[in-house]
Context: one part of a larger RNA
Molecule: small-subunit ribosomal RNA, 5' domain
Organism: bacterium
RNA sequence: GGAUGAACGCUGGCGGCGUGGAUAAGGCAUGCAAGUCGAAUGGCGCUCUAAUUUUGGGUAAAAUUAAGCUGAUUUGGGAAAUAGACAGACGAAGUCACUUUCGCUCUCGAAUUUUCCAAAAAGUAAGAUUUUACUUGAAAUUAGAGCGCCAUGGCAAACGGGUUAGUAAUGCAUCGGAACGUACCCCAAGGUUCGGUAUAACCCCGCGAAAGCGGGAAUAAUCCCGAAUGAUUUCUUUAGUUGAGAGAUUAAAGAAUAAAGGUUUUUCGCCAUGGGAACGGCCGGUGUCCUAUCAGCUUGUUGGUGAGGUAAAAGCUCACCAAGGCUCUGACGGGUAGGGGGUCCGAGAGGAUGUUCCCCAACAUUGGCACUGAGACACGGGCCAGACACCUACGGGUGGCAGCAGCCGAGAAUCUUCCCCAAUGGACGAAAGUCUGAGGGAGCGACGCCGCGUGCAGGAAGACGGCCUUUGGGUUGUAAACUGCUUUUUUAGAGGAGCAAUUCCGAUUUAUCGGAGUGAGAGUACUCUAAGAAUAAGAGGUUGCUAACUCUGUGCCAGCAGCCGCGGUAAUACAGAGACCUCAAGCGUUAUCC
Repeated sequence: GGAUGAACGCUGGCGGCGUGGAUAAGGCAUGCAAGUCGAAUGGCGCUCUAAUUUUGGGUAAAAUUAAGCUGAUUUGGGAAAUAGACAGACGAAGUCACUUUCGCUCUCGAAUUUUCCAAAAAGUAAGAUUUUACUUGAAAUUAGAGCGCCAUGGCAAACGGGUUAGUAAUGCAUCGGAACGUACCCCAAGGUUCGGUAUAACCCCGCGAAAGCGGGAAUAAUCCCGAAUGAUUUCUUUAGUUGAGAGAUUAAAGAAUAAAGGUUUUUCGCCAUGGGAACGGCCGGUGUCCUAUCAGCUUGUUGGUGAGGUAAAAGCUCACCAAGGCUCUGACGGGUAGGGGGUCCGAGAGGAUGUUCCCCAACAUUGGCACUGAGACACGGGCCAGACACCUACGGGUGGCAGCAGCCGAGAAUCUUCCCCAAUGGACGAAAGUCUGAGGGAGCGACGCCGCGUGCAGGAAGACGGCCUUUGGGUUGUAAACUGCUUUUUUAGAGGAGCAAUUCCGAUUUAUCGGAGUGAGAGUACUCUAAGAAUAAGAGGUUGCUAACUCUGUGCCAGCAGCCGCGGUAAUACAGAGACCUCAAGCGUUAUCC
C1' cells in the first nucleotide's frame, strides 16, 4: 500500500447493486415451511337441479246446496239538531214621546244533516262439497351436479431448504476402469383373458385423564390372491464358432414367469422385452496440513479353497488352510481441518484463505437399528437406549428450528414473528387448479462497492470579528455581506410503465385466428410542471519518516507515542486557540492476511 461476512470512536444527505449469527452442532414459546389426485374407490354431511309419490296452504274458474248480510240507491214513517220568517205575550234597557234594541216562550212551512224502523230492487256470497288449472311449503325415493370431511389406494415426500459437528481419507480434485442399478422421460415392437375373498372409513359395544387402544358386524377399488396365455426375458441340457485362458457368441430342446382399469369419444393408464437420455453404486493411478519430544503397526490381519451374501467386484461375512501384509519415499499414533471451482495479495513464482454463489461430501438433540420404497438406513417417517424439557387423574404419555421469521443465552458483533404465488422452478392432477418461508419482492444496518449532491457567476471600503505583529501591518479573504442566475437534489401536483407468456371462450385449414382475463412489488421506477439557495460536512493530522506552523498555558508534572523519541521556564512533538494539510458521507483506531 491493498484486502475483510469485520468490530469500536466521532460524524452522517440521497440512490443503485450486493451483503449481514464467523462465538454456544447451546436451549427454544408461537406461527408457517409437503402435499396432491373424486377422470382409481367406499362412506358421512350440506347445497342445488330434474322426475315420481304422499301431504299442507293460497289463487282462479265451473257446478250444487241452504242459511244469511247490507256499504251505497229509491220510497214511506218517526225522532233530534241548525239557520230563517211571521205573529203575540212577558221582562229588561233607553227615549219627552213615537219608537228602537235585546232576552225568553209559543207557532209556521221549506231546506240541510244525523239516527231508527219497514219495503222494493240490486249486490255479496264470507260457508260447505265436488271437479279442473296455476302457484307454494314439507317429507320420502331415484338420477345427476357441486362443496367440505373421514378412510382405502396411487404418486410425491430420498427433491428443494439448512449447517460444517465429524472426517487427513469409506472424503475431495483430476484421469481412467469393469463386475452393476434406475421410478418419472423418449424410441421400437408386443400384450392387456377368466375368476375369487379380504379390509379401513361408516355402524354397534367396551377400556383410558389423555395420548390412544381392543372386540363384533358389513362393504369397494388401479388393494390383495388364484388360474389361463406368453416371449427376442430367466434357468437347465446338448451341439457349433472363436479365443492361450477367463469368456464371448449362435442354434435346438425342456422348464419357469405378467397385466387394471378410468374417462368418455379419444385419450390417460397397466404388463413383459430391447435400446436411449440423464442420474447413481463400486474399483484403481496421481495430488491433498503440522508433528519423530509418535518407530515399529496389524489376527479378518495378508493370501488361497469352498460356501453365504449383494443390484454389483471384493474378508463384505463364515468354515478350513497357509503366514503373511504395511513401514524412515514416515507405517502406527497425536494435533488441526469439510474438499474443490474460486477469493485476497503479488510483476510473477508463490503465500494466505474457503463468507455470499456453484459442484461434491457429511450431519439432522446423542448413540444404535432396521422397515417401506426405483432410490433412505430417511431434518419436519418408525423402533430402542441416553440426556434434557413439557403434560398428567401418578397408571402413563409428548417433543426435537444446523427450514423461514422470532426468543433466551454466551459474545466486540450480525436483520422483519413482513407481502405474494404475478414471474421462474418443483410436487400432484387429463385439465381447471391446489400446495410451495424454494423463489420473486419489500423492511432494517454507511457493512461493502459504485454514482450524485451539499450551488454557480460577479463582488475590495480588501468591511466587522478572530489570530499574529517589528504596531507599519499581515492573515483568515472574493471568503462573507450584497447583486444576478440555476434547480441536480428537496417538497407538492399531474401523468405513469416493462416484467404477461401461460389460461379461458369461440372458430376453423389442428396450429393458427378472434375475443375476455391474470401484477406481490406499486401508483414504484420514470416523465412533466411549480416553488425556493432553498433540505444536506465532517473526521484525522501538522518534529522526522510524511503533505501541512504560530501563539498561549504547563514545567521530566500533566501528558503524547507506529519507530527514533518529546516534556526539567521561550515545547512547530503535551493541552487550548488561530492558521494550514489530507481524505470526504465518511474519517480514524483495533484485529487478521499478502